A computed fold for a 97-nucleotide RNA from a Gammaproteobacteria bacterium, annotated as Bacterial small signal recognition particle RNA. The source organism's lineage runs through Bacteria, Pseudomonadati, Pseudomonadota and Gammaproteobacteria. Model confidence (mean pLDDT): 75 of 100. Its Rfam family is "Bacterial small signal recognition particle RNA". It is annotated as a non-coding RNA gene.
RNA sequence: UAUCGGUCCCCUCGCGACGAACCGUUGUCAACCCCGUCAGGCCCGGAAGGGAGCAGCGGUCGCAGCGGCUUCGGGUGCCGGGGUGUGGCUGGUACGC
Numbered sequence: 001u002a003u004c005g006g007u008c009c010c011c012u013c014g015c016g017a018c019g020a021a022c023c024g025u026u027g028u029c030a031a032c033c034c035c036g037u038c039a040g041g042c043c044c045g046g047a048a049g050g051g052a053g054c055a056g057c058g059g060u061c062g063c064a065g066c067g068g069c070u071u072c073g074g075g076u077g078c079c080g081g082g083g084u085g086u087g088g089c090u091g092g093u094a095c096g097c
Stems, first nucleotide, its partner, number of pairs: 001094008009085001010083005015077002018073004022068007034059004042051003
């Protein structure tokens, strides 16, 4: 000097983890005044009947757990594939001095 590698950096793809969103599911739930149904009791009424409504019951917002052939994210990973360079470090080979 040429050439072939290794590794790091860089780029990219995949996978995983994490986070968020969405969906599903389970639990809990109005501890400030949510909704429905409202026993008893209360109110109106001469009555028939009507009204508000506590507890209870059923749900909802919310919260928590779990899950997903889903979507998104990056100061994510002792992970895997690929690419690239007048790059860093390093090894082999050939030639020349």